[in-house]
RNA sequence: CUUAUCCGGAGUGACCGAGGGAACAGGCCCUGUGACGUCCGACAACCUGCCGUUUGUGUAAGGUGCCAAUUCCUGCGGUUUAACCGAAAGAUGAG
Repeated sequence: CUUAUCCGGAGUGACCGAGGGAACAGGCCCUGUGACGUCCGACAACCUGCCGUUUGUGUAAGGUGCCAAUUCCUGCGGUUUAACCGAAAGAUGAG
């Protein structure tokens, strides 16, 4: 850069010790009842293996990934009280 997906799924654990929720802004949330991060464990999105094979609601968890809230919501456009829809941006996998 291209392409696919993003309304679902995942802890009574251990350590750490104050912030965190992708950038910025506005909100709204999580958090000493221990957030975030690491380990273990889980989940099963893509790749891979196995089974089936016309189609898979199959199976394993090896490689990445992922495990509060729709990518937490909004900010750009359509529409519009709101909402909703589409993009943009972002994240992840594969090439």